A computed fold for a 72-nucleotide RNA from a Candidatus Nanoarchaeia archaeon, annotated as transfer RNA. The same sequence occurs in records of 2 taxa. RNAcentral holds the sequence, with entries from ENA. Rfam family: tRNA. By type it is a transfer RNA.

RNA sequence: GCCCCGGUAGCUUAGCGGCUGAGCACACGGCUGUUAACCGUGAGGUCGCCAGUUCGAAUCUGGCCCGGGGCG
Numbered sequence: 001g002c003c004c005c006g007g008u009a010g011c012u013u014a015g016c017g018g019c020u021g022a023g024c025a026c027a028c029g030g031c032u033g034u035u036a037a038c039c040g041u042g043a044g045g046u047c048g049c050c051a052g053u054u055c056g057a058a059u060c061u062g063g064c065c066c067g068g069g070g071c072g
Base pairs, nucleotide, nucleotide: 001071002070003069004068005067006066007065010024011023012022013021018055026042027041028040029039030038048064049063050062051061052060
């Protein structure tokens, strides 16, 4: 330098153009003599950044940044 994969909640990770989810963690409540476990509720996301396409983009296109792998 070129090619491929990845970047979504604190962590791990789904989501083939129309509501941004789940598990764990966290907060509150229930249960219990207490804790843990269990059950319920809740908070938490500029979907890496900037442009483009579209009525509409996490999703498609281009550039850039970061991480991993391959080739030279």